[in-house]
Molecule: transfer RNA
Organism: Candidatus Kaiserbacteria bacterium RIFCSPHIGHO2_01_FULL_53_31
RNA sequence: GGGCGAUUAGCUCAGUUGGUAGAGCAACGAGUUUACACCUCGAAGGUCACAGGUUCGAGUCCUGUAUCGCCCA
Numbered sequence: 001g002g003g004c005g006a007u008u009a010g011c012u013c014a015g016u017u018g019g020u021a022g023a024g025c026a027a028c029g030a031g032u033u034u035a036c037a038c039c040u041c042g043a044a045g046g047u048c049a050c051a052g053g054u055u056c057g058a059g060u061c062c063u064g065u066a067u068c069g070c071c072c073a
Base pairs, nucleotide, nucleotide: 001072002071003070004069005068006067007066010025011024012023013022019056028042029041030040031039049065050064051063052062053061
């Protein structure tokens, strides 16, 4: 330098043909306990890496950039 893949909640990951962003774990609150843990319930938590484009509508499609991983030279 070239090719491929990944980037979504604190962490690990889903997200269907483009149509109101989800799960598990963690943390928080309540219950339970003498207390802690386990368990049960609840609520919260998001600039979908960044910038632009297409579209009535973009996590999803297109372009560029950044970071990480693999391969080629």